[in-house]
Context: one part of a larger RNA
RNA sequence: CUUGUGGCUAGACGGAAAGACCCUGUGCACUUUUACUAUAGUUAUGAAUUGUAACAAAAAUUUUUAUGUGUAGAAUAUGUGGUAAGUUUUUAAAAAAUCAUAACGCAAGUUAUUAAUUUAAACAUCAAUGAAAUACCACUUUUAAAAAUUUUUGUUACUCAUAAAUUCAAAACAGUUCAUAAUGGGUAGUUUGACUGGGGCGGUGGCCUCCUAAAAUGUAACGGGGGCGUAUUAAGGUAAAUUCAAAUUGAAAAUCCAAUUUAAGAGCAUAAUAGUAAAUUGUUUGCCUGACUGAAAGAUUUACAAAUCAAACAGGGACGAAAGUCGAUUAUAGUGAUCCGGUGGUUUUAAGUAGAAAAGCUAUCGCUCAACGGAUAAAAAGUACGCCAGGGAUAACAGGCUAAUCAUUCUUUAGAGACCCUAUCGAUGGAGUGGUUUGGCACCUCGAUGUUGGAUUAUCGCAUCCUGGAGCUGAAAAAGGUUCCAAGGGUUUAAUUGUUCAUUAAGAAAGGCGGUACAUGAUCUGAGUUUAGAACGAUGUGAAUCAGUUUGGUCCCUAUCUACCACAAG
Numbered sequence: 001c002u003u004g005u006g007g008c009u010a011g012a013c014g015g016a017a018a019g020a021c022c023c024u025g026u027g028c029a030c031u032u033u034u035a036c037u038a039u040a041g042u043u044a045u046g047a048a049u050u051g052u053a054a055c056a057a058a059a060a061u062u063u064u065u066a067u068g069u070g071u072a073g074a075a076u077a078u079g080u081g082g083u084a085a086g087u088u089u090u091u092a093a094a095a096a097a098u099c100a101u102a103a104c105g106c107a108a109g110u111u112a113u114u115a116a117u118u119u120a121a122a123c124a125u126c127a128a129u130g131a132a133a134u135a136c137c138a139c140u141u142u143u144a145a146a147a148a149u150u151u152u153u154g155u156u157a158c159u160c161a162u163a164a165a166u167u168c169a170a171a172a173c174a175g176u177u178c179a180u181a182a183u184g185g186g187u188a189g190u191u192u193g194a195c196u197g198g199g200g201c202g203g204u205g206g207c208c209u210c211c212u213a214a215a216a217u218g219u220a221a222c223g224g225g226g227g228c229g230u231a232u233u234a235a236g237g238u239a240a241a242u243u244c245a246a247a248u249u250g251a252a253a254a255u256c257c258a259a260u261u262u263a264a265g266a267g268c269a270u271a272a273u274a275g276u277a278a279a280u281u282g283u284u285u286g287c288c289u290g291a292c293u294g295a296a297a298g299a300u301u302u303a304c305a306a307a308u309c310a311a312a313c314a315g316g317g318a319c320g321a322a323a324g325u326c327g328a329u330u331a332u333a334g335u336g337a338u339c340c341g342g343u344g345g346u347u348u349u350a351a352g353u354a355g356a357a358a359a360g361c362u363a364u365c366g367c368u369c370a371a372c373g374g375a376u377a378a379a380a381a382g383u384a385c386g387c388c389a390g391g392g393a394u395a396a397c398a399g400g401c402u403a404a405u406c407a408u409u410c411u412u413u414a415g416a417g418a419c420c421c422u423a424u425c426g427a428u429g430g431a432g433u434g435g436u437u438u439g440g441c442a443c444c445u446c447g448a449u450g451u452u453g454g455a456u457u458a459u460c461g462c463a464u465c466c467u468g469g470a471g472c473u474g475a476a477a478a479a480g481g482u483u484c485c486a487a488g489g490g491u492u493u494a495a496u497u498g499u500u501c502a503u504u505a506a507g508a509a510a511g512g513c514g515g516u517a518c519a520u521g522a523u524c525u526g527a528g529u530u531u532a533g534a535a536c537g538a539u540g541u542g543a544a545u546c547a548g549u550u551u552g553g554u555c556c557c558u559a560u561c562u563a564c565c566a567c568a569a570g
Stems, first nucleotide, its partner, number of pairs: 001570007010562003014557002022391004027387002029383004035190005041183009051158016068141001069108001079139004086123003095119004100113005162170001194204002202222001206228006229372001230269001231329002236288007244265001245262006267276002270334001272332003292315003298309003304373001317326003340366007348359002398445001399443001400441003404438001406434006415425002452527001453525003457519001458516005465490003468485006492506005533551004537546003
C1' cells in the first nucleotide's frame, strides 16, 4: 500500500411516515351560541269533524197596526207614482157630529173602543203652498208596539259522533286535520371577508391636497403632513364703482380719522397647493334668475366602465348706452354601477275586437351597498378529538446575512486621586474589533434538519481562573493593584430547583470565558416544554381558552458507503 474479519456510530442535512406545529384554500368535519335562514315540537286563535233542546240578551228579516206639526195655509201636508170626476153609506147596518174612557202628543190636536142621541148626507176638484189630498189604489221612508222566523253571544241540560262489543265516566268540550301568529341550537343547511415585513391583536380600505417624485406626464411602502361625505337665493348673473393687511407717527383715542413704509406680507365659505389687486377671481351698490331648454364640432384622460374641458347653432331670456358676458360658485373634494321598486308626464304596445291591467319611453326619488367596481333581501364563534390539499411563496429550532442591542479594544481628558489626567479610577464625545445575548431579514430545509437540561465522549480559540516569565506602581518587606508575553498541564464534591443560571456548605493552587447544528438522542435519559384524560384560578352566554398552576402520559432502526479502532493475510 492492497484485501479481509471483528468492532464503533461522527457524517452520508442516514432510513421510516407527501410535517401533526405555523400559514394558505372563497377545502372538510364535528361542537357552541342572544350569527343568518329554515324546521320537528309547543302555545294561542279561527275553520272542519259538530248534533238536540230550554232560558236570557242583542241584531236582522217578514207580517199587522199606528206614527210624521218650519213659514204661509180651513189644518199635525213623510215621499213618489197612477187615476179622473168621482169615493163612502142608504140591509139587521154604516158614515158624520156630541158625551165618556184609553194611547200618543209640539197641548193645538190625532187614533182606537163602548153605549146613547141627532142628521140625510159627508169628503174631493176651487184660494193659499216648492209639492194636493187618509176621495181611492200601489210602492217607499222615520219612529213605536205586537207576533213569527233566522243569526250571534252567554248559561244550563240531553245523547248520537269521537269509539269494534259490554259496563262506568267524559262529551259536542277534548282529540284529529288545515290555516294564521308567537316561541323554538331540539334538528338541519350555511356564513363568519381582504391588506399585512408569518399569522393574530391593533390599524387601514372611497374621494381631495402637498412632499417623497429623481426640472414633461406617471410612479411604491403599515412612508411623512392635512382635509371631505358639505355649504350658499346669494356666497349665483350682469353693469358700475373701489382697494387690502401689518407696523410706525399724530390727536383724550383697543374699534374711528389722517400721514408714512412695505407689492401683497390681505381677502377669495372650507384642507392644502396653484392662481389672483389694469381685479374676467377681493369689497360695495343697482337691476335680475343663464343654478336655462334642444344639443354639440373638437380635445384631455383612459384596459373597460367612468371622468373632464369646450367653440359654433336654434329657442326664449337677464344685465349693459354699446361692445359684449351669462348653460351656477377662483380651480382642484362634498360620492355609488346594475337589478328591483315608487311618483309625475307621454295613444308607444295593448294576446279575438273596444277599453283596461300590465309593459315601454321620459323626468325624478329610494343604498355609511363606507370591505365605497357594490357576491345575498338576509349570516357569528370553538377545535389540544381533529382531517385533507399544499407551502420553506410564510412563522417557531438550527444555519446564513446584518450588528441596533450585547461583549471587547483604542482614542478624547472634564473630574477624582493632598499637589499631579493616565499608580489606580474615569463622565462625555469619537473610531474599531468579535459574532457567545436580545433582535432585524425570511436565503437552504414543511414528499420532516428531533427541541431544554443532565449522563458519556470530547476537540478547538484565548479576550488566562491556577501554575510560569516580565514592565509600572500612590512597589520598604510580606501581601497586593494594573498592564504585557504565554494555551504545556490543570481547572472539586455536596444541599435546593426540570433547570442552564443562581443561592448555600465544605475543603482546594485554581474551582476561567467561549465556539463546535445553544458539540454530542441511528450512544443513553426524559424531570421540563409541546397531543389526547383530569382538576384549580381567571376569561368567555357557550363550545372552549391561558408563555397561569397541578397530576398522568409508547423515545423505533439487524450499519451499505466514508471516517475511526483492533486483528490477520499478501
Large-subunit ribosomal RNA, domain V from Thalassiosira oceanica, 570 nucleotides, folded computationally. The full RNA is in RNAcentral, with records from ENA. Its Rfam family is "Bacterial large subunit ribosomal RNA".